SAM riboswitch aptamer (S box leader) from Akkermansia muciniphila, 122 nucleotides, folded computationally. Lineage of the source: Bacteria > Pseudomonadati > Verrucomicrobiota > Verrucomicrobiales > Akkermansia. The coordinates come from a structure-prediction model, not an experiment, and the mean pLDDT is 80. Its Rfam family is "SAM riboswitch aptamer (S box leader)". Its family is annotated with regulation of gene expression in the Gene Ontology.
């Protein structure tokens, strides 16, 4: 890089280096020399994955295995995240409005693509 599963409408910012673009992509809309994005330190927030507790089941000689639950000021450790719902919208539809219009603006529903984390496969 590729797949599968879950999960993205909550939550959590200083300071110091740096110096132009950032917010994956494309439209929109935002954020930036009052210095953002990054990059470090330190802080902090979750609670995926693991620890500890309890339960339950399979197997049973022991250890160890699967499931569920509860836990983050006494929950080792691994990640992740800390502007804006994944900022919004890209897919499918329903209503109204303009239109010549397989189109455009509005207000909705369904929740697909895409993406972003984790965890696991080869």
């Nucleotide at each position: 890089a590729u797949c599968u599963c879950a999960u993205u409408c909550a939550g959590a910012g200083u300071g110091g280096c740096u110096g132009a673009g950032g917010g994956a992509c494309u439209g929109g809309c935002c954020c930036a020399g009052u210095g953002a994005c990054g990059c470090c330190a330190c802080g902090g927030c979750a609670a995926c994955c693991g620890g500890u507790u309890g339960g339950g089941g399979a197997a049973c000689g022991c250890u160890g295995c699967c499931c569920c639950a509860a836990u983050g000021u006494u929950u080792a450790g691994g990640u992740g995240c800390c502007a804006a719902u994944u900022c919004c919208a890209g897919u499918c539809u329903g209503c109204g409005a303009c239109g010549g219009g397989u189109g455009u603006c509005g207000c909705g529903g369904a929740g697909a693509a895409a993406a972003a984390u984790g965890a696991g496969a080869a």